This is a predicted complex of two RNAs, RNase P RNA and transfer RNA, with 440 nucleotides together. The prediction has a mean pLDDT of 78. It holds a member of the Rfam family "Bacterial RNase P class A". Rfam classes the family as a ribozyme.

RNA sequence: GUGGGCCAGGCGGCCGCGCCAGCCGCGGGACGUCCUUCGGGACGUGGCUGCGGGGCGAGGAACGUCCGGACUCCACAGGGCAGGAUGGUGGGUAACGCCCACGCAUGGCGACAUGCGGAAAGUGCCACAGAGAACAGACCGCCAACCCGGCCUCGGCCGGCGGUGAGGGUGAAACGGUGGGGUAAGAGCCCACCAGCACCACGGGUGACCGUGGUGGCUCGGUAAACCCCAUCCGGAGCAAGACCAAGCAGGGACAGGGCUGCCCGUCCGUCACGUCCCAGGUAGGUCGCACCGAGGCGGCGAGCAAUCGUCGCCCCAGACAGAUGGUCGCCCACGACAGAAUCCGGCGUAUCGGCCCGCUCCU
RNA sequence: GGGCCGUUAGCUCAAUUGGCAGAGCAAGGGACUCUUAAUCCCUAGGUUGGAGGUUCGAUUCCUCCACGGCUCACCA
Numbered sequence: 001g002u003g004g005g006c007c008a009g010g011c012g013g014c015c016g017c018g019c020c021a022g023c024c025g026c027g028g029g030a031c032g033u034c035c036u037u038c039g040g041g042a043c044g045u046g047g048c049u050g051c052g053g054g055g056c057g058a059g060g061a062a063c064g065u066c067c068g069g070a071c072u073c074c075a076c077a078g079g080g081c082a083g084g085a086u087g088g089u090g091g092g093u094a095a096c097g098c099c100c101a102c103g104c105a106u107g108g109c110g111a112c113a114u115g116c117g118g119a120a121a122g123u124g125c126c127a128c129a130g131a132g133a134a135c136a137g138a139c140c141g142c143c144a145a146c147c148c149g150g151c152c153u154c155g156g157c158c159g160g161c162g163g164u165g166a167g168g169g170u171g172a173a174a175c176g177g178u179g180g181g182g183u184a185a186g187a188g189c190c191c192a193c194c195a196g197c198a199c200c201a202c203g204g205g206u207g208a209c210c211g212u213g214g215u216g217g218c219u220c221g222g223u224a225a226a227c228c229c230c231a232u233c234c235g236g237a238g239c240a241a242g243a244c245c246a247a248g249c250a251g252g253g254a255c256a257g258g259g260c261u262g263c264c265c266g267u268c269c270g271u272c273a274c275g276u277c278c279c280a281g282g283u284a285g286g287u288c289g290c291a292c293c294g295a296g297g298c299g300g301c302g303a304g305c306a307a308u309c310g311u312c313g314c315c316c317c318a319g320a321c322a323g324a325u326g327g328u329c330g331c332c333c334a335c336g337a338c339a340g341a342a343u344c345c346g347g348c349g350u351a352u353c354g355g356c357c358c359g360c361u362c363c364u
Numbered sequence: 365g366g367g368c369c370g371u372u373a374g375c376u377c378a379a380u381u382g383g384c385a386g387a388g389c390a391a392g393g394g395a396c397u398c399u400u401a402a403u404c405c406c407u408a409g410g411u412u413g414g415a416g417g418u419u420c421g422a423u424u425c426c427u428c429c430a431c432g433g434c435u436c437a438c439c440a
Stems, first nucleotide, its partner, number of pairs: 001360007009332007017057004023053006030045006059338001063349002066347005071238004078265004083234005088102005103116005117229002122227002124223003139168002141164003147160005176194006195219001197216008242288004251279005257269003296315008333336001365439002367434005374389004383420001391407005413429005
């Protein structure tokens, strides 16, 4: 230099905070059974509760909410169109836009990094400049062979009709490169080599692709984070989802269709009201979801290049709703950054004082 | 907590198949007027919130951030 992994002040004393009743002890009250001298007492229960002890108590990003799932409701979550997302190949995974390995291209001496379907199916766009911007194009320059006209010292010269994509110039981009032949001058017009394209054959690989040989026409612009085409995937909403209990209030209107962004089909529910929607009014309480069992963590062994998977053993690891981690003292050091859960997981991205470790590369 | 929007001159807003960023008010200067206002003429003022990417070229398309808003009138 490059790629990756780990840690996120440490130890001790005192005080303080949240949770655990599915940890222990002592109480209180409730309920049940039994006894009773009617005062009460004994035993038991747990979805109640107090005190003391014990246990546990933020992160690698808890963040942004950019993706993917679990879960819940919409009767089921069905088909087609529209719409959206992804995009080399193979594998991993619950799933992914994530991860691993490989392929090709580009950059780098290198370790390595970045990118990735189709422009030869079609359409659109390519400003300014420039003659011409996509079946291209004569501004300057070059040519004057053929044809026409004029002059003429009969060698030729001038003009016209023209030819030319080789040179100049413009531009982000001007329709293969070099050499030779050829020509009036030129041009894949012809030839050789090179580059690239299409097709075919053989060989290697699961595949992307790679290698070798042959044939062909002579060469084909860019843009799909423009429309589009191809392949694959996607129903919608979100824990303020949703379920139950309690409290409280004032009704009014619309409706035959509705089923949580569009259209069609299928299907289900409903069709006069105990239904659905809208407006107004009321509540801002409790329990569950929700945190004891998971796509869980740690360690060993095995499979695999790896991501990851299998198996065995051990462990239980935050959790509320005025919302918990702090204060102080002592010692040590490198003097401590970014930042704090709110339904839960897997990723990505972004922020981050620093410290430690490992693989590889280059120079001396 | 979830979900959804916005950011362009000092202020309020425009800008479409991606092609020289404009308008009104405000500011500065001048004219008119005895002076001011009004009116007329001229002028300056832009990192299009920031960074990166696609493209010849980005206010516009894509990605990541920053800030602000949706305060009985987005959701129980």